The RNA shown here (TPP riboswitch aptamer (THI element)) has 100 nucleotides and comes from Actinomyces sp. S4-C9. Its mean pLDDT, the model's own confidence on a scale to 100, is 76. NCBI's taxonomy places the organism under Bacteria, Bacillati, Actinomycetales, Actinomycetaceae, Actinomyces.

RNA sequence: UAGGUGCGACAGGGGAGCGGUGAGCCGCUGAGAGUGCGCGUUGCGCAGACCCUCGAACCUGACGGUUAGUACCGGCGUAGGAAGUCGAGUUCUCUAAACG
Numbered sequence: 001u002a003g004g005u006g007c008g009a010c011a012g013g014g015g016a017g018c019g020g021u022g023a024g025c026c027g028c029u030g031a032g033a034g035u036g037c038g039c040g041u042u043g044c045g046c047a048g049a050c051c052c053u054c055g056a057a058c059c060u061g062a063c064g065g066u067u068a069g070u071a072c073c074g075g076c077g078u079a080g081g082a083a084g085u086c087g088a089g090u091u092c093u094c095u096a097a098a099c100g
Stems, first nucleotide, its partner, number of pairs: 001096004007087004011053004017028004035047005058081003061076001063074003
């Protein structure tokens, strides 16, 4: 000096499962598993909460583990995909270059 992280604004993306019970409801994991309204027939849409926005939110996939549950856990990412612009600022922190 430049960029990143972090901050703010607006905008956008995503998931809502598994098990038990005659039902009511209860249990499991998690940030979040359905709160409100509408349509309508058990589903869809809008909003809200939660998370995420150039990367591990989330989807697909294969591998290993686990369980009441191919739900859950672990990593994989040169496995395939996945949503961003602007602003303030240089306090902290990371990277690169130059100079000393």